The RNA shown here (transfer RNA) has 72 nucleotides and comes from Cantharellus anzutake. The RNAcentral record of the sequence draws on ENA. Rfam family: tRNA. It is annotated as a transfer RNA. Gene Ontology term of the family: triplet codon-amino acid adaptor activity. NCBI's taxonomy places the organism under Eukaryota, Agaricomycetes, Cantharellales, Hydnaceae, Cantharellus. The coordinates come from a structure-prediction model, not an experiment, and the mean pLDDT is 83.
[in-house]
RNA sequence: GCCUCCUUGGCUUAGUGGUAUAGCGCCUCUCUCGUAAAGAGGAGAUCCAGUGUUCGACUCACUGAGGGGGCA
Repeated sequence: GCCUCCUUGGCUUAGUGGUAUAGCGCCUCUCUCGUAAAGAGGAGAUCCAGUGUUCGACUCACUGAGGGGGCA
């Protein structure tokens, strides 16, 4: 330099055009003499950035950024 893949709560992730899923973690409550475990509830993501396509974009296109892999 060229090709290719990835980027979504604190972490790991699901989601092939109709306002985002689960687990772990966190907070509150119940239970306990107390803690843990267990049970119930809750908060938390303008989906890497910009532009475009579309009635509508995490999803499609282009450009850029960061990371992984391959080739030279």